[in-house]
RNA sequence: UGAGCUGGCCGGGCGGCCGCGAGGACCGGGUGACCGGUCCCCGAGGAAGGUCCGGGCUCCACAGGGCAAGGUGGUGGGUAACGCCCACCCGGGGUGACCCGCGGGACAGUGCCACAGAGAACAGACCGCCUCCCCGGUCCGGUUCGCCGGUCGGGGCGGGCAGGGCGAAACGGUGGUGCAAGAGACCACCAGCGCACCGGGCGACCGGUGCGGCUAGGUAAACCCCACCCGGAGCAAGGCCAGACAGGGAGCGUUCGAGGGCUGCCCGCCCGAGCUCCCGGGUAGGCCGCUGGAGCGGCGCGGCAACGCGUCGCCGAGAGAGAUGACCGUCGAAGGGAUGCCCCGAGAGGGGCCCCGGCACAGAACCCGGCGUACAGGCCGGCCCGUUCC
RNA sequence: GGGGCGGUGGCCAAGCUGGUCAAGGCAGCGGGCUCAUAACCCGACGAUCGUGGGUUCAAGUCCCACCCGCCCUA
Repeated sequence: UGAGCUGGCCGGGCGGCCGCGAGGACCGGGUGACCGGUCCCCGAGGAAGGUCCGGGCUCCACAGGGCAAGGUGGUGGGUAACGCCCACCCGGGGUGACCCGCGGGACAGUGCCACAGAGAACAGACCGCCUCCCCGGUCCGGUUCGCCGGUCGGGGCGGGCAGGGCGAAACGGUGGUGCAAGAGACCACCAGCGCACCGGGCGACCGGUGCGGCUAGGUAAACCCCACCCGGAGCAAGGCCAGACAGGGAGCGUUCGAGGGCUGCCCGCCCGAGCUCCCGGGUAGGCCGCUGGAGCGGCGCGGCAACGCGUCGCCGAGAGAGAUGACCGUCGAAGGGAUGCCCCGAGAGGGGCCCCGGCACAGAACCCGGCGUACAGGCCGGCCCGUUCC
Repeated sequence: GGGGCGGUGGCCAAGCUGGUCAAGGCAGCGGGCUCAUAACCCGACGAUCGUGGGUUCAAGUCCCACCCGCCCUA
């Protein structure tokens, strides 16, 4: 200097003024509900958003058993928990930094593998190869002229799976022995599989030695098998207060028990005198839950890290269909500038002044931890490869 | 809050137990029939299968994430 990889952070600052939404204090008015005013203080995010996971909290008998259904899927750790995070292993990609992986099991069983191809899963003979038999030749050699041997062409019974060819995939690779031709048929080495042992590691796994039979296709993000996890519902949870009304009809049921305990079924347990449908009538208010919490920030220690422990400091929305916006001044980043002014320079060009610009995605509603998604732009690191110079 | 379904030419849609040409109808285009139009007949065209990634030899189909649209329920 060019081209990349990766981690963390910010997402306007300060001041003024107006507006909006909460809270508090005080003043004034009103019998009261309440109304008006002044002052103080506070008021969205890194994703509040999606609602894809996990928890807290609350209620359902503190929730029992079995089946089903669902989820997770290398190992070790972190955590309240997780499908999240960290570290490592294995596999794949990249020259590399680094990235990606739903990453258990295909000798438990079943299914599927189109087209092409001879054959697609205990496979197969299309071309070509080989033995034998038959037929033919105006071929070659021999001949005791009867034929014999070879060669070429065609046909048949077989051998064989090495070669060609098809395919995503064709039942190990290379070399040799062997054979009529061949072949793990046999041998050596290599790759791979299984078992045993040794060494390293907490472990996944890695390295090595020996033996075995010579070879085992893929697919479980197909059914399935294995291991582990999982009770249900959700702040409209749930509790308290206040208030309104008008009953009528039908069906089922009252220990021979309807119905309910909000998961599909069964068992078990508990509540249990009402339940369901139709017609008609009434209400749709207030308070708590509600935000101080697995909280945030600084420092120190432990750990490779995720994270944990200790200590100090801080309080930061809480509403009801739901408040945050606009203006001015100033500072300021990237970016742009036809014309203009100044400086450096031989020039190319560079720097400054000045002008424009000053913005994105998006809005809390019970609360947290994650994931993934959207985002104008900016800041700070770490690393890799190439080129050039010293 | 809870649950379910869908997205395939301009329009309506089949395909969804993975298989290689992604049916069919309407509209539009060309030709025929007719004096002419319609109807009818023939032919050709037209598909990022919502988007991105993955599994697989192979994806509209299976898996994951996302974007739209619709429905049910309290």
Predicted 3D model of RNase P RNA and transfer RNA as a complex of 464 nucleotides. It holds a member of the Rfam family "Bacterial RNase P class A". It is annotated as a ribozyme. Its mean pLDDT, the model's own confidence on a scale to 100, is 76.